The prediction has a mean pLDDT of 89.
Large-subunit ribosomal RNA, domain IV from a Bacillota bacterium, 325 nucleotides, folded computationally.
Rfam family: Bacterial large subunit ribosomal RNA. Rfam links the family to the GO terms structural constituent of ribosome and ribosome.
Context: one part of a larger RNA
RNA sequence: CCCUUGUUAAGGAACUCGGCAAAAUGACCCCGUAACUUAGGGAGAAGGGGUACCACGAAAGUGGGCACAGCAAAGAGGCCCAAGCGACUGUUUAGCAAAAACACAGGUCUCUGCUAAGUCGUAAGACGAAGUAUAGGGGCUGACGCCUGCCCGGUGCUGGAAGGUCAAGGGGAAGUGUUAGGUGAAAACCAAAGCAUAGAACCUAAGCCCCAGUAAACGGCGGCCGUAACUAUAACGGUCCUAAGGUAGCGAAAUUCCUUGUCGGGUAAGUUCCGACCUGCACGAAUGGCGUAACGACUUGGGCACUGUCUCAACAAGGGACUCG
Numbered sequence: 001c002c003c004u005u006g007u008u009a010a011g012g013a014a015c016u017c018g019g020c021a022a023a024a025u026g027a028c029c030c031c032g033u034a035a036c037u038u039a040g041g042g043a044g045a046a047g048g049g050g051u052a053c054c055a056c057g058a059a060a061g062u063g064g065g066c067a068c069a070g071c072a073a074a075g076a077g078g079c080c081c082a083a084g085c086g087a088c089u090g091u092u093u094a095g096c097a098a099a100a101a102c103a104c105a106g107g108u109c110u111c112u113g114c115u116a117a118g119u120c121g122u123a124a125g126a127c128g129a130a131g132u133a134u135a136g137g138g139g140c141u142g143a144c145g146c147c148u149g150c151c152c153g154g155u156g157c158u159g160g161a162a163g164g165u166c167a168a169g170g171g172g173a174a175g176u177g178u179u180a181g182g183u184g185a186a187a188a189c190c191a192a193a194g195c196a197u198a199g200a201a202c203c204u205a206a207g208c209c210c211c212a213g214u215a216a217a218c219g220g221c222g223g224c225c226g227u228a229a230c231u232a233u234a235a236c237g238g239u240c241c242u243a244a245g246g247u248a249g250c251g252a253a254a255u256u257c258c259u260u261g262u263c264g265g266g267u268a269a270g271u272u273c274c275g276a277c278c279u280g281c282a283c284g285a286a287u288g289g290c291g292u293a294a295c296g297a298c299u300u301g302g303g304c305a306c307u308g309u310c311u312c313a314a315c316a317a318g319g320g321a322c323u324c325g
């Protein structure tokens, strides 16, 4: 010097990103217990008191002495206030992440009529299910409470006995090659049938175009100018564009760049925190919105208690380091 442990004057978080670590609390009995609440809870809330032994007594209890100290050792919740997120118990990155991530009950959309849809397999076959729409598969959301606005133009999905387009296939018109024959003095020209080649019109499914519906489908939800008898602001008006121009609620937020916004609270002093305001760079309604009792090894701010975290370090014990072997 290092590791593990113990104690410490006065102070008591001044330490630090942060009370990390440590200290403190702790058992049983009695008293007592707030906001809020889904009336279950919160709650062991918080806060306070008692506890051994001996004698007497059935007990309740009364009396007694001793010790620094009577749950005498060990083992055994720290607590409160406020906010965010997630309702909750659960699950997860075996070996850096346990969470606000996943799941969840509940909600909703959609597919599926049974040889079900869906899944595995080349198939046989199997699961679904020895089930049958109060069932099964898939997507999204995520207890509960109050709610969930507008847009179907684009993309998707669903429906549509018309029309347009359109494959193989069907269909075979015109043409072409060949040549019996015909014309011709010849060169050459014409040319039936057959064979070969070639293939027009026409018929023809889905799809696409087209017409509708559908947003708890993918998604989207404006700009400029003027206006009130102080000023400011604009309930009001005009105009352009759009499929429609963001409703309720919330809002410097796990979202706010400017920004340490402004005001209030808390502190002697607060880029964090809480309550407001609204100028929302760039919230917003099941990629759910806003609340919410209970819950959380979650995150943030404050307080009480407590302490070697610190002011500021000291001493002690054990084990290393060091020396010898």
Base pairs, nucleotide, nucleotide: 001320002319003318004317005316006315007314008313010311011310014309019306027051028050029049030048031047036041038143053064054063055062056061066070078304079303080302081301082300083299084298085296086295090102091101106141107140108139109138110137111136112135118127119126120125144291145290146289147288149221150220151219154218155217156214157213158212159211160210163209164208165207169203170202175197176196177195178194181190182189183188222240223239224238225237226236249283250280261277262276263275264274265273